[in-house]
RNA sequence: GCCUCAAUAGUAUAGUGGCUAGUACGAUGGCCUGUCGCGCCAUAGACCCGGGUUCAAUUCCCGGUUGGGGCG
Numbered sequence: 001g002c003c004u005c006a007a008u009a010g011u012a013u014a015g016u017g018g019c020u021a022g023u024a025c026g027a028u029g030g031c032c033u034g035u036c037g038c039g040c041c042a043u044a045g046a047c048c049c050g051g052g053u054u055c056a057a058u059u060c061c062c063g064g065u066u067g068g069g070g071c072g
């Protein structure tokens, strides 16, 4: 330098054009307990950045950034 894959709550991950963006762990509050823990309930918290296509984009296309793999 070229090719390729990936980027979603604090962490791990699901989501192939219209979802209230889901799940687990974690956090906070409540219940329970003599206390803690366990258990149960609830709440908050996310689509890497910029363009394009589309009535509508996390999703498709282009470029960028970062990371992984391959070739030279």
Base pairs, nucleotide, nucleotide: 001071002070003069004068005067006066007065010025011024012023013022018055027043028042029041030040031039048064049063050062051061052060